[in-house]
């Protein structure tokens, strides 16, 4: 100097004018509000609503079946499908990065086409006629039958250890050596797992598929701030039909039990279309110390940082630059995923050059 | 806020234990006719909304996105 990896930060800046919406104080008020001053006013994803938790109600949230979710190991956490560290596997020279990564020796299913055979594996071509039988014979053997053979060919996504030597009629873990693999033990590790350790098994043991059913382990009650609570207003607390009178119905779940209550549903008609609260101070932020490899925990100091409800956070002007992306709260948090003009910083890796 | 459904040819729709994507209408060409329509014959046309994954193989199974349509909630 170039190429790259990981982590973190910012998200046009400044000034002026006019607005919008809450809060505090003061003044006025016809008690509805109005005015002035001060101060606050979107995000890293506020988004998708994909997970988890708080909070609230249903019942104090229970039992069983069914169903859903998760899935290497250990830890973090309020919890998680998130995060951290580790293992194994893939990719990369590397820093690193990606992985729905339990079980196919419990059972069932599936594998089109091709192929002889697709799972209790299998003889189409090829190879072999040692043994047995039959026929022929020039007595060497030949032909056929019964067969043997997974080394070779061909098919397929997939054909069930590899190489070599021996062996054989031809072959074959049939035997042996080495490599690979399985099982048991030892050792290291909390564990997943590893093993250049020991023993053992010829290896069709145990093929693939579980984002097919399923099995195993863990886990899940439902609904959602339009939850819920209070005040006010209004009303014909009405009509028709259906279910049900207790082995029933309702209680926001598919069924049963248990518990509580005694009605429930559809349509027609009628009424209200207001306010307060929940509401933002919280698993909060920042600094320091401390435990830990780390996620994170603990202690201490300090800060207050939107709360609307037809729903505010904008418009214009001037100057400057790198010319400004994706996008805007709606009960609150922790994550994930997706979108995003660009800029800055730190650590690390590889290559080239110079010394 | 909470749910449901859908996207396949130009249009309307099928497509289930995952195994070569189909129908009707439309279009094109031909036949029939004096001509057109109707009819008959042949035929074109598909990134199965998009991007990944599982699998030998995906319209179908799984995950994430995009777009469209629809539903529920007061009193009594």
């Nucleotide at each position: 100097g170039g190429a790259g990896u990981u982590c973190g930060c910012c998200a046009g800046a400044c000034a002026g004018u006019c607005g919008c919406u809450g809060c505090u104080u003061u003044a006025c008020u016809u008690c509805g509000g109005u005015a002035a001053a001060g101060g606050g006013g979107a995000g890293g994803a506020a988004a998708g609503u994909c997970c988890g938790g708080g909070c609230u109600c249903u019942a104090c949230a229970g039992g069983g079946c069914a169903g859903g979710g998760u899935g290497c190991c250990a830890g973090a956490u309020a919890a998680c499908g998130u995060c951290u560290g580790g293992g194994c596997g893939g990719c990369g020279c590397g820093a690193g990065u990606c992985g729905a990564c339990g079980g196919a020796a419990a059972g069932u299913g599936c594998a089109a086409c091709a192929g002889a055979a697709a799972g209790u594996a299998a003889a189409c071509c090829g190879c072999c006629u040692a043994a047995g039988c039959a026929u022929c014979u020039u007595c060497g053997g030949a032909u056929g039958c019964c067969g043997g053979u997974a080394a070779g060919g061909g098919u397929g996504a997939a054909a069930c250890g590899g190489u070599g030597c021996g062996g054989u009629a031809a072959g074959a873990g049939c035997g042996c050596a080495c490599c690979g693999c399985g099982c048991g033990g030892g050792u290291g590790g909390c564990a997943a797992c590893a093993u250049u350790c020991c023993g053992u098994g010829g290896c069709g043991a145990u093929g693939g598929u579980a984002a097919a059913c399923c099995c195993c382990a863990c886990u899940c009650a439902g609904a959602g701030c339009a939850a819920g609570a209070c005040c006010a207003a209004a009303u014909a607390g009405g009509g028709u039909c259906c279910c049900u009178u207790a082995c029933g119905g309702u209680a926001u779940g598919g069924c049963c039990c248990a518990u509580a209550c005694c009605g429930g549903g559809a349509c027609c008609g009628g009424g209200u279309a207001g306010g307060u609260u929940g509401c933002u101070g919280g698993a909060g932020g920042u600094g320091c110390a401390u435990a830990g490899u780390g996620a994170u925990g603990u202690g201490u100091a300090u800060c207050c940082u939107a709360g609307a409800u037809g729903a505010a956070u904008g418009a214009c002007u001037g100057u400057c630059c790198a010319c400004g992306a994706c996008a805007a709260a709606a009960c609150c948090c922790g994550g994930c995923u997706u979108a995003u003009c660009g800029g800055c910083g730190a650590a690390c890796u590889c290559c080239c050059u110079u010394u | 806020u909470c749910c449901u459904u859908g996207a396949u040819a130009g249009c309307u729709c099928a497509g289930u234990u995952g195994g070569u994507a189909g129908a009707g209408c439309a279009g094109u060409a031909g036949a029939c006719u004096g001509u057109u329509a109707a009819u008959c014959u042949a035929u074109u046309g598909g990134u199965c909304g998009c991007u990944g994954g599982u699998u030998c193989g995906a319209g179908u199974c799984c995950a994430g996105c995009u777009c469209a349509a629809g539903g529920a909630g007061c009193c009594a």